[in-house]
Predicted 3D model of a 462-nucleotide part of an RNA (small-subunit ribosomal RNA, 3' major domain) from a soil metagenome. It matches the Rfam family "Bacterial small subunit ribosomal RNA".
Context: one part of a larger RNA
Parts: sequence; C1' cells; structure tokens
RNA sequence: UGACGGGGACCCGCACAAGCAGCGGAGCGUGUGGUUUAAUUCGAUGCGACGCGCAGAACCUUACCAGGGUUUGACAUGCCUGCUGAGCCACCAGCGAUGGUGGGGCCCACCAGGGAGGCAGGCACAGGUGCUGCAUGGCUGUCGUCAGCUCGUGCCGUGAGGUGUUGGGUUAAGUCCCGCAACGAGCGCAACCCCUGUCGUCGGUUACUUUGUCCGACGAGACUGCCACGAGUAACGUGGAGGAAGGCGGGGAUGACGUCAAGUCAGCACGGCCCUUACGUCCUGGGCGACACACACGCUACAAUGGCUGAGACAACGGGGUGCCAACCCGCGAGGGGCAGCCAAUCCCAGCAAACUCAGUCGUAGUUCGGAUUGCAGGCUGCAACCCGCCUGCAUGAAGCCGGAGUUGCUAGUAACCGUGGGUCAGCAUACCACGGUGAAUACGUUCCCGGGUCUUGUACA
Repeated sequence: UGACGGGGACCCGCACAAGCAGCGGAGCGUGUGGUUUAAUUCGAUGCGACGCGCAGAACCUUACCAGGGUUUGACAUGCCUGCUGAGCCACCAGCGAUGGUGGGGCCCACCAGGGAGGCAGGCACAGGUGCUGCAUGGCUGUCGUCAGCUCGUGCCGUGAGGUGUUGGGUUAAGUCCCGCAACGAGCGCAACCCCUGUCGUCGGUUACUUUGUCCGACGAGACUGCCACGAGUAACGUGGAGGAAGGCGGGGAUGACGUCAAGUCAGCACGGCCCUUACGUCCUGGGCGACACACACGCUACAAUGGCUGAGACAACGGGGUGCCAACCCGCGAGGGGCAGCCAAUCCCAGCAAACUCAGUCGUAGUUCGGAUUGCAGGCUGCAACCCGCCUGCAUGAAGCCGGAGUUGCUAGUAACCGUGGGUCAGCAUACCACGGUGAAUACGUUCCCGGGUCUUGUACA
C1' cells in the first nucleotide's frame, strides 16, 4: 500500500422486511449428470454451466458409429506430359457414392492450329470440427450502471509511498457546495443519441373525410425557472402554484482502471505440435431422440372469481414474390379445390385476437375437473415420416384434491393473467425475441441474511 476480520462508523441495492404470483409434490416438454451403447459427436460446470453454443438433428445439417468407395483429392493456385468435348438429358448396373451406353453440344479460325473447359499420369501442394483458450487475436460473461480508477506539476517522506481523492454538508453519482499544501487535468458519472408522454407549424398517398384521429419532417416545452419554509451564506432538501409532464418524467442504447491464467482453437483468424492411400474426402444406413435413476428450467393442471354450449365486443407490433393467399365450393375437422387481389398505410396472413360481456347448463363428484397414455381412421410437408415430424376426428381416459426442508421473480401500466406477431424454418415451438389487452397488493423500517461503496481500526497474510 492492499487484502481479510463471526472489528467499528456511515450509506446503498427486490438484499431483508411488507406483499403478490410461483418453483420444490403430479403428468408432460426441454437441457444436464449418470448409466447404457457400435456410436449415444463436441463444448459450457458455484454465483457468471444446465429451453446454454442450437434463431428450429427424419436425409442434409453432422463434427459420432457400422459398412461400402476414393487418393492432386469435396475445395484453391501454379507447372509438365498425353488425350479430348465438359456441364446437361435419357437408359442400364449398383442401396448409394460411382461406373457404362446413347443423345445433345464452347470461342477464334479457310486449313493448320490456338484458347477456356474436361479426362488420365506426374509434381508443388490441398485438406483436418485433430491437440493446446496455460502460446494468442477478436468477441463475450462477471463484479457492475457499482462510483470509482488515474495523471502532470508542486509539497511531505531516506524509501515503499502519501497528499490531491481525506474532512463538514449534499447527491442516483469523485453530483455539487464549503473548507483544506495543494493547483489543475484525463478515463468514468451526467449531458449530447433513440423510443415514449403534451402542443404548434408545414406536408401527406393508399389512411381520415374536411374539426380531429393517423403518418412524416421541423419546432416549442422542464431549467429548482417562480413562491414559501429549513439551516450559518452555499450546494441542497421539504411543500406549493402553474403545467400533458416536474425536480434524473418513463424506457433503451451506452459498461472506467481492472478482476476471475473466467469462456470460446467448434463461428472466424492465428503460433506451435500432430495426421497425410489417411485423424483427409464421398456415400448408404444408424446415432445425436437410448433409460433403473438424479438435478435444472418450463408447460398443463388439480377446478365453480371454474368447465362446456350459444350469441356479442374491443388491440398493437409485425410478415408476405421459388411469397401472403380473399370470395365461393367440398369436408365434422386437419385440410382440399378455386383462382381474384397484393412487390403491399391499397391486397392477404387476419371477420386478425383471447381473457371479457350476455344467456343456458353442470353442483363438489377424481366429476361435464384434468388431460397423460394407448387403439383406429385420416390430413400436410418432404425423394423419404419405422427408428424420429406436426396436425385432425372417434374411442381410451392415467397421475393429480394446491405440494417437506428449502427456494425464485417482481415496487406500476410493474407483478399476475390473456392472447397476437416475428426470426429460425420444406415441415416441426410449452423455447427465444417482440407486441398489445385486463390490471393489482405492499414497502413500518435497515436489527438480521446476501452483494457493494467510503472512512477508520487490528493483523504472525501478500
């Protein structure tokens, strides 16, 4: 000087407390451990791994396994020699990779020949998701959006170093004020950026229908500006007026010096090492989907502020050309037919919603709760749904009557509940990212648990 303390003082944070909804029990989904396996590819492992890389494993993906092929190679550049049409289409053999046969057929040029391309042989090389994240770049997580981390000059100290940055107040803040051997400055804080809340002006198609709403651009508006009080002037705090909005209005983006030899050689790049008829590469099939178990995160429930039936109402964000698909017809339905419109404020997804409202029914029952599981019959995508997709109808109806110790989220348009859209994607969402609808309860307080900041104290630790 730091770090640490079941030392002290002060102060923060959904940290506790006060509340609301959960998880932990059930069934199922997903991830992980374990076990199994020819393989169940690899990585991630307290917080900060476990719906994580995966924004979508039937083949492909795919890195794993079995079997079958191949060796200048699936891919790049260059050189030498020889031969010559290749891609493409059809047929044959083969599960396929591949091989064979036929068709068709580049440019310059009169020919000769040349060029691009292809095949065979040879060379230099390619290739490796093989190892090392303790050789690395880049990117990321975390402490932590915490309020800190430093520098120049001066001063103090033999020196490490200190001072400044401590102190008194104040703030969300090293924010600001006052004081002070310090005076200044930098990276952080704040502001500048985006969205949202009010108003004005201008413009507006496809919106609206002549106000206004809606969309866009520009501008105004909030600054403790005004008033009162508090203390010793200040910074500031408390209350009030006006205002759509106050004292950072709400949300986002933004992450200082550094810490964890944190994570990633499998996104990419890259040093070193290793394999080069194979640790490369192609194909078929399998596996990544196994299942006595254990954990994590979710979904659906256990019902009557509920289930079912019928009728009625109100969104926002988005997406659409190898796409979105209307009306209408067929089908109980998934869906099929159908083709109109739309490159989209125009048309479609989509009457866009659901919770909600009204009426009826059920009457506390493992039930008209709950929907797992299984059987049958179908639909769709796709070369192909056996392993291993999603959906529909009929039948079947399991566990489950609110969950031990423990544990999670959330302070307002938040939690909770309700549906909707999007990315990925041929198909597949209880996940993820977004959107709106309905819309609470509680906070006395900081003793305690967890994490953090400042000062101080002890130390046999560095």